[in-house]
Molecule: transfer RNA
Organism: Parcubacteria group bacterium
């Protein structure tokens, strides 16, 4: 330099154009003499820019970071 892949919550992962979810974790509350466990509740994310579309995590494009291959 070229090619491919990955990027979503604090962590591990879903969601193939129509309300962004789950598990674990953190917080608050209930329960307990207290702690843990358990139960309930709320909070929390689409790497960034642009485009297509009535509507984009999803399609196109550029770019950034990481991983792999070729030279």
């Nucleotide at each position: 330099g070229c090619c491919g892949g990955u990027g979503u919550a604090g962590c591990u992962c879903a969601a193939u154009g129509g309300c962004a979810g789950a598990g674990c974790g953190g917080u608050g509350c209930u329960u307990u003499c207290g702690u843990a466990a358990a139960g309930c509740a709320a909070a929390g994310a689409c790497g960034g820019g642009g485009g297509u579309u009535c509507g984009a995590u999803u399609c196109c494009u550029c770019u950034c970071a990481c991983c792999g291959g070729c030279u």